[in-house]
RNA sequence: AUUGAAUAUGGGCAAAAUUCUCCGAAAGGGAAUGACGCAAAGCCAUGGGUCUACAGUCUCGAACGUCAUAGGGACCAUGACUGCCAGGUUGCUGAU
Repeated sequence: AUUGAAUAUGGGCAAAAUUCUCCGAAAGGGAAUGACGCAAAGCCAUGGGUCUACAGUCUCGAACGUCAUAGGGACCAUGACUGCCAGGUUGCUGAU
């Protein structure tokens, strides 16, 4: 320098589940236990994808007319997820 990988050593991370008196409207996050897995399961929400919908917009509306309160429905990311995929970036050991 190249290569994400067949083996070995030493290390690293930590899914599900459970717990919390933690943060959040929710999705989700944090902490502890735990270990299914991971060679980038390190870092970056940049593109796709997925989740959520407080606020907002529209709408229905308990109730006859008007209004549209309680409540319901639809849309919506500015909120999230990188252990869904791609991209960017750094990098241990080994091999060449």
A computed fold for a 96-nucleotide RNA from Paenibacillus stellifer, annotated as c-di-GMP-I riboswitch aptamer. The coordinates come from a structure-prediction model, not an experiment, and the mean pLDDT is 80. Of the family's consensus pairs, 95% are formed in the model.